Predicted 3D model of a 105-nucleotide RNA (SAM riboswitch aptamer (S box leader)) from Thermobrachium celere.
Model confidence (mean pLDDT): 85 of 100.
RNAcentral records the identical sequence in 2 taxa.
The organism belongs to Thermobrachium, within Bacteria.
The model forms 97% of the base pairs in the Rfam consensus.
The sequence is in RNAcentral, with records from Rfam and Ribocentre.
RNA sequence: CUCUUAUCAAGAGAGGUGGAGGGACUGGCCCGAUGAAACCCGGCAACCGGUGCUUAUGCACAAUGGUGCCAAUUCCUGCAGAAUUUUAAUUCUGGCAGAUGAGAG
Numbered sequence: 001c002u003c004u005u006a007u008c009a010a011g012a013g014a015g016g017u018g019g020a021g022g023g024a025c026u027g028g029c030c031c032g033a034u035g036a037a038a039c040c041c042g043g044c045a046a047c048c049g050g051u052g053c054u055u056a057u058g059c060a061c062a063a064u065g066g067u068g069c070c071a072a073u074u075c076c077u078g079c080a081g082a083a084u085u086u087u088a089a090u091u092c093u094g095g096c097a098g099a100u101g102a103g104a105g
Stems, first nucleotide, its partner, number of pairs: 001105008013041001015040003021031003025078001027076002042070003047066002050061004074097001079094006
């Protein structure tokens, strides 16, 4: 980097260092010196792994291990279709893209 598969409406500090940027990308709309990114501590969750019961598999428990995550639904949207309709919008479904885990090349 590519492929397969599962999940993405919940959850998580008014701490320290740090100093201007950040929310993947598009268009929006937001967050930010009442301090961004990043790092540390802290926390959340429980995908893999662990334990127990079942065994098609599923359920429960803990959280010491491997990851992940901690503004806003993956912040909304980007392609296709549908419904309503005050014709400008609203809503819904699927897809694309993305993120994370596990596995494969």